[in-house]
RNA sequence: GGCGGCGUAGCCAAGUGGUAAGGCGCGGGCCUGCAAAGCCCUGAUCCCCGGUUCGAAUCCGGGCGCCGCCUCCA
Numbered sequence: 001g002g003c004g005g006c007g008u009a010g011c012c013a014a015g016u017g018g019u020a021a022g023g024c025g026c027g028g029g030c031c032u033g034c035a036a037a038g039c040c041c042u043g044a045u046c047c048c049c050g051g052u053u054c055g056a057a058u059c060c061g062g063g064c065g066c067c068g069c070c071u072c073c074a
Stems, first nucleotide, its partner, number of pairs: 001070007010024003018054001027041004047063005
């Protein structure tokens, strides 16, 4: 330099046009003499900017970051 993949909550992670599942953790509550365990409740401007669309996490363009492969130089 070229190509490809990925970026969603503190962490993991689903969803691929119709307003975002689940798990772990944090916090609160119930229970208990106190705890632990168990049960219930609780959270997201979807990396940033712009475009398309009635409607964008999703499609398109441009950035940023991470990972992998290839080539060249050293």